Context: one part of a larger RNA
RNA sequence: CUGGGCGUAAAGGGAGCGUAGGUGGCGAGUUAAGUUAGAUGUGAAAGCCCGAGGCUCAACUUCGGAAUAGCAUCUAAAACUGUUUGGCUAGAGUGCAGGAGGGGUAAACGGAAUUUCUAGUGUAGCGGUGAAAUGCGUAGAUAUUAGGAAGAACACCAGAGGCGAAGGCGGUUUACUGGACUGCAACUGACACUGAGGCUCGAAAGCGUGGGGAGCAAACAGGAUUAGAUACCCUGGUAGUCCACGCCCUAAACGAUGGAUACUAAACGUGGGAGGUAUCGACUCCUUCCGUGUUGAAGCAAACGCGAUAAGUAUCCCGCCUGAGGAGUACGGCCGCAAGGUUAAAACUC
Repeated sequence: CUGGGCGUAAAGGGAGCGUAGGUGGCGAGUUAAGUUAGAUGUGAAAGCCCGAGGCUCAACUUCGGAAUAGCAUCUAAAACUGUUUGGCUAGAGUGCAGGAGGGGUAAACGGAAUUUCUAGUGUAGCGGUGAAAUGCGUAGAUAUUAGGAAGAACACCAGAGGCGAAGGCGGUUUACUGGACUGCAACUGACACUGAGGCUCGAAAGCGUGGGGAGCAAACAGGAUUAGAUACCCUGGUAGUCCACGCCCUAAACGAUGGAUACUAAACGUGGGAGGUAUCGACUCCUUCCGUGUUGAAGCAAACGCGAUAAGUAUCCCGCCUGAGGAGUACGGCCGCAAGGUUAAAACUC
C1' cells in the first nucleotide's frame, strides 16, 4: 500500500457557513463518453503452459501450438452511470395562519444580600477553629435602629424542563433581531447532501488601552498544624474577576460517539403544536408531528453496554488512527504584543 478500524483499547476536526471536488429523486426522449459484445492490428525473442523431437534418462535443449493485461481503429447494443431536451412533485425552498422558548444585541428599571460611610441606642468583648492564635475593639467594636453610597450577582419560580451550531444562555420591561416547530397545500421545480483549502464564531485563564473595584481571590504577608509544611485550616490581601474596544484560539471544547438520508418490536415519562371522540364546558381518552429522557425485542459488541436521539441494517461525503517511550517535543514555515498556538519529525531505547 491493500486491508481493518475510530463511545471506553491508537483514532471524530471545538462548532458553523461555504469554494473546488465527490455523491445525488421520479417518468419520457436523445446521445454513445464510461460500460458490454464482436472484428482487425499490435502485444519482439527467450521464459511460463500444452504437444512432439534430440543428448542412454533427467536437468538442458530444438520445433510446433496455445496464452497474454493493455493500447489503437472499426462495427454493434442502449439496461445502468454520464451528456442533452422536455416534463413531474414525494427531496429542498417560498408563501399564508399560528403558538412556544434563560436564542442574540442594546438601553432602562427593581428588590434581597454584602461591604462601607454618617447618626442614634448600648458596653466589653467580637471574630475564628478540631483546639487556638494572628486580626478587630474603651480613639467605643460586635449587636441593633435610621439614612446615604458603591459594585457584582439575580433567591423562590426551577424541572431527568426550555433555547442555541458549538462555546453557552436565567430578576423585570422596552426596542431591534436570528433560528426551530405545527397546520394549510397556494407557488418554484431537484434548486439537494457533504465539504480539502477558505471565512466566521469559540468557556476559563492570559495580554493591550481606558474605566471600575462591593464581595471573592492566584501571588504575597502573618497565625496555626507539623519532624519539616514553600500545603491543607485561620486572619489579611494585590493582580484578576466587572465594563468598553482590540487581541489570544486553547479545554475531560465530552454523549470521550462527524454530518446527511432511508429502514427496523414494544412500554412508560416529559416539553411544544395539530386533529378527533365524548361532554353544556373543563378534565380525561385516542391519533399524529417535532424535541427531550428511562426501560427494553431483534441486531450489534472483547466486554461494559448501545438499542428509532443506535454503538442495528445500508448508502454518500469529510476528518482521523496504524506498538510504547523519545514527543504533541526539536527544526523550519505560518499566526501572535507576549504568553504561546498550529503544522510536525528523527536519532536512540524497549